[in-house]
Context: one part of a larger RNA
RNA sequence: CUGGGCUUAAAGGGUGCGUAGGCGGCCGUGUAAGUAGGAUGUGAAAUCCCACAGCUCAACUGUGGAACUGCGUUCUAUACUGCACGGCUAGAGGAAGGUAGAGGUGAGCGGAACUGAUGGUGGAGCGGUGAAAUGCGUUGAUAUUAUCAGGAACACCAGUUGCGAAAGCGGCUCGCUGGGCCUUUUCUGACGCUGAGGCACGAAAGCUAGGGGAGCGAACGGGAUUAGAUACCCCGGUAGUCCUAGCUGUAAACGAUCAGUACUUAUUCGGGGACUCCUCCAUAGGUUCCCGGAUGUAGCGAAAGUGUUAAGUACUGCGCCUGGGGAGUAUGGUCGCAAGGCUGAAACUC
Numbered sequence: 001c002u003g004g005g006c007u008u009a010a011a012g013g014g015u016g017c018g019u020a021g022g023c024g025g026c027c028g029u030g031u032a033a034g035u036a037g038g039a040u041g042u043g044a045a046a047u048c049c050c051a052c053a054g055c056u057c058a059a060c061u062g063u064g065g066a067a068c069u070g071c072g073u074u075c076u077a078u079a080c081u082g083c084a085c086g087g088c089u090a091g092a093g094g095a096a097g098g099u100a101g102a103g104g105u106g107a108g109c110g111g112a113a114c115u116g117a118u119g120g121u122g123g124a125g126c127g128g129u130g131a132a133a134u135g136c137g138u139u140g141a142u143a144u145u146a147u148c149a150g151g152a153a154c155a156c157c158a159g160u161u162g163c164g165a166a167a168g169c170g171g172c173u174c175g176c177u178g179g180g181c182c183u184u185u186u187c188u189g190a191c192g193c194u195g196a197g198g199c200a201c202g203a204a205a206g207c208u209a210g211g212g213g214a215g216c217g218a219a220c221g222g223g224a225u226u227a228g229a230u231a232c233c234c235c236g237g238u239a240g241u242c243c244u245a246g247c248u249g250u251a252a253a254c255g256a257u258c259a260g261u262a263c264u265u266a267u268u269c270g271g272g273g274a275c276u277c278c279u280c281c282a283u284a285g286g287u288u289c290c291c292g293g294a295u296g297u298a299g300c301g302a303a304a305g306u307g308u309u310a311a312g313u314a315c316u317g318c319g320c321c322u323g324g325g326g327a328g329u330a331u332g333g334u335c336g337c338a339a340g341g342c343u344g345a346a347a348c349u350c
Stems, first nucleotide, its partner, number of pairs: 004321003007304002012318001014201004021194003025088007033081002035077008049065006091191001092188004096183004103177007110154001114150008125136002162169002206247006215241002220236004258317006266295011299306002323350003332343004
C1' cells in the first nucleotide's frame, strides 16, 4: 500500500453549522470533454516472449516475428458521466391554519425543610455509634413555641414520560425566543446529501476578578477502629458547591453503535396530530403521519445478541484501526493565566 474492519476483541470525531472537495431526482434538445470502436503516425536499440540458426551442449550470440498494455491526429457512435439550454414535481424549502413539550433566556413571586438571631415555656442532659469518645449544654443546651434573617434546592405530580444537535432541561407566573409535528391546498423548482480545514456550543472539576455563603463538604484538626489506619465510622471544617463577567475544552461526553437515502415478515404498549362511522356531542373501533419502548421472523453475528430506531440488504460522504508494553510518554509545533489540552514518535522488550 492492498485486502479487511470499527456494540463488547484495535477502531465512530463530544455535538452542531458550514467552506473547499466528493456524490447527486424525472423528461427532452444540443455538444462530444470523459467513455467506446475503426483508421493512421509514433512508441530508438538492447532487454522480456516465440520460432529458427551459430559456438560439441549451455550460458552467450545472430536473424526474423510478436510485444512495447502508452501518447498524438482523424473518422464514427451517443447508452452512461460531464457541459450548455429548456421543461417537470415524487427530494428540499417557503406560505397559511392548528398543536404538544422539564427546549433556551431574562425578570418577578411561592411554600416546605434547614441554619442562625431574639423573646416565651422548661430544667439536665443532648448528640452520636456496632459500642464509644471527641463535640454541644446551668453564661440554660436538646425539646417546644412566636417573630425575624439568610442561602440553596424545588417533595407529591413523575412515568420504559416529554423536549433539545449534543452537553443537558423539572415549583409558579410573565416578557422575549429556537426547533418539531399534523392538515390542506397553494408557491419556488433540485435550491439536495456529506463535509478535510474553519467557526460555534460543550457535564463535573479547575483558574481569574467581584459578590454570596444556609446546607453539604476535597484539604485540614480532633475522636474512634486497628498490629498500624495518612482510610472506611463519628465531631468539626477551608476551598468549592451559588451569582455576574471571562478562561479552560475534557468525561464510561455511552446506544461504548457517524450522518443521509431507499428497500425488507409480524405482534404489542405508550406520547403528539388528522380523518372516518353516527342527527349532534362524547367514548370505543378503524385508517393514516411523526416520535418513544417491549417481544421476536428471516437475515446477520465468534457468541452475547441485534432484528423497519438493524448490528439485515444496498448506495453516497466523512472520521478512525493495524499485536502487547514502552506511551497518550519524549521531542517539535500550537493553544492556555496556570492546571493542562490538541497533534504525537522511536530505541528497547515480550

A computed fold for a 350-nucleotide part of an RNA from a metagenome, annotated as small-subunit ribosomal RNA, central domain.
The full RNA is in RNAcentral, with records from SILVA.
Its mean pLDDT, the model's own confidence on a scale to 100, is 86.